Annotation:
RNAcentral holds the full RNA, with entries from MGnify. The part of an RNA shown here (large-subunit ribosomal RNA, domain VI) has 262 nucleotides and comes from a marine eukaryotic metagenome. Its Rfam family is "Bacterial large subunit ribosomal RNA". Its family is annotated with ribosome and structural constituent of ribosome in the Gene Ontology.

Context: one part of a larger RNA
RNA sequence: CGCACGAGACUUGAGGAGGGUCCUCCUUAGUACGAAAGGACUUGGAGGGACGUCCCUCUGGUGUUCCAGCUGUCGCGCUAGCGGCACGGCUGGGUAGCUAUGGACGGAAAGGAUAAACGCUGAAAGCAUCUAAGCGUGAAGCCCUCUCCAAGAUUAGGUCUCGUAAGUGGCCUCGUGCCACGAAAGCCCCCUGGAAGACCACCAGGUUGAUAGGCCGGGUGUGUAAGCGCAGCAAUGCGCUUAGCUAACCGGUACUAACGGG
Numbered sequence: 001c002g003c004a005c006g007a008g009a010c011u012u013g014a015g016g017a018g019g020g021u022c023c024u025c026c027u028u029a030g031u032a033c034g035a036a037a038g039g040a041c042u043u044g045g046a047g048g049g050a051c052g053u054c055c056c057u058c059u060g061g062u063g064u065u066c067c068a069g070c071u072g073u074c075g076c077g078c079u080a081g082c083g084g085c086a087c088g089g090c091u092g093g094g095u096a097g098c099u100a101u102g103g104a105c106g107g108a109a110a111g112g113a114u115a116a117a118c119g120c121u122g123a124a125a126g127c128a129u130c131u132a133a134g135c136g137u138g139a140a141g142c143c144c145u146c147u148c149c150a151a152g153a154u155u156a157g158g159u160c161u162c163g164u165a166a167g168u169g170g171c172c173u174c175g176u177g178c179c180a181c182g183a184a185a186g187c188c189c190c191c192u193g194g195a196a197g198a199c200c201a202c203c204a205g206g207u208u209g210a211u212a213g214g215c216c217g218g219g220u221g222u223g224u225a226a227g228c229g230c231a232g233c234a235a236u237g238c239g240c241u242u243a244g245c246u247a248a249c250c251g252g253u254a255c256u257a258a259c260g261g262g
Stems, first nucleotide, its partner, number of pairs: 001152001005163007015149004021049006033038001051106005059100004066093005071086006111143002117137004167181005187262003190206005211257003214253005221245002227240005
């Protein structure tokens, strides 16, 4: 821009893409077959490999925004307590998120038409013959079935809902006619943000508000803070103390910011 009014939702599916895998064991059965050795078709069941999709409850990884310990040095006047730097200073753990080596699931089943093949009926050709007419069975393959995209499918589809108002002006074959402006439904800019994201888009919100931050409560992690008291010459230990602190998590709460415009 189009889809011959504008818009908001929900959809149909032409067409396209993905997927499609393999093995072992048990059973049927040591049966059929075979002199024996050996050893099935088929049926039912179980497990596994690789691959794929989704996920983070578990097991782990990461986690330079969390906690603790430790060394050297400098600073905060000193002690104590902290902070800076030293690879994130080093070390031990670790929330959310992201992750695999972790978890769940998938290939299927069903239907239709067929290939090779196997048949029925059956003539040409009194027989025979799956074929010439006719009718079946039959593949990981074909069409469907399963998942996803999808009406620019220009053949541009369908359904529902909202708006097309009031007003002003113009034209006239005067018809509650036509046209323009305007406006509406709605949308955008902008702002607060997001398991959405390169940008855009998408999604949640913008005071009739929980969108983000803050604060409050909880969870989680770390592992018992500072300070004081007691014991000890001291290092240190014990008590208050399962303490203190705590990111991205779960809730609550308008304190801050979502102003203001088209």

Model confidence (mean pLDDT): 87 of 100.